[in-house]
Predicted 3D model of an 84-nucleotide RNA (c-di-GMP-I-GGC riboswitch aptamer) from Pullulanibacillus camelliae.

RNA sequence: UUCCGAAAAGGCAAACUUAUUGAAAAGUAAGGACGCAAAGCCACGGGCCUAAGGUUUAUAGCUAGGGUAGCCGGGUUGCCGAAG
Numbered sequence: 001u002u003c004c005g006a007a008a009a010g011g012c013a014a015a016c017u018u019a020u021u022g023a024a025a026a027g028u029a030a031g032g033a034c035g036c037a038a039a040g041c042c043a044c045g046g047g048c049c050u051a052a053g054g055u056u057u058a059u060a061g062c063u064a065g066g067g068u069a070g071c072c073g074g075g076u077u078g079c080c081g082a083a084g
Stems, first nucleotide, its partner, number of pairs: 001083003005080001011036002016031006034070001040076003044073003047068004053063003
């Protein structure tokens, strides 16, 4: 510098449950493991979810905004090991 792969060490933790925050999506903490080599970090592009507020005759629809990095792409950092 490149690769993310046979092993080992170590790491993360889906569903679900409880508590809590939120209008919601969802977040956080504990339990729990379906999985993960970036399942570390960043909402920049696309997708998806939400819509208290706004718009509206309207509870519909649309939308500012919010969420998702464990949907994909991109950016950035990087353990063990392997190769050069």

Its mean pLDDT, the model's own confidence on a scale to 100, is 84. The source organism's lineage runs through Bacteria, Bacillati, Bacillota, Sporolactobacillaceae and Pullulanibacillus.